[in-house]
RNA sequence: GCAGGGGUUGCCAAGCUUGGUCAACGGCGCUGGGUUUAGGUCCCAGUCCUCAGUGGUUCGCAGGUUCAAAUCCUGCCCCCUGCACCA
Numbered sequence: 001g002c003a004g005g006g007g008u009u010g011c012c013a014a015g016c017u018u019g020g021u022c023a024a025c026g027g028c029g030c031u032g033g034g035u036u037u038a039g040g041u042c043c044c045a046g047u048c049c050u051c052a053g054u055g056g057u058u059c060g061c062a063g064g065u066u067c068a069a070a071u072c073c074u075g076c077c078c079c080c081u082g083c084a085c086c087a
Base pairs, nucleotide, nucleotide: 001083002082003081004080005079006078007077010028011027012026020067029047030046031045032044033043034042048056049055060076061075062074063073064072
């Protein structure tokens, strides 16, 4: 350099094809509560910010399209695999 795959809320990970009902399935972890003599297991609730709210801001970065973008388009950055190049 070429080709392919990937980057999502503490971690893992789904969603992307066919844009909306997505603060974003699910699991782990954490917090609170229940159960228990106690701990573990199990169960319930919460876990971006705010919380007055049908509120605000998010999906690598920056733009674009659209009434509306994690999802479509463009450029760039980073990681992985293979090939090529160099030696």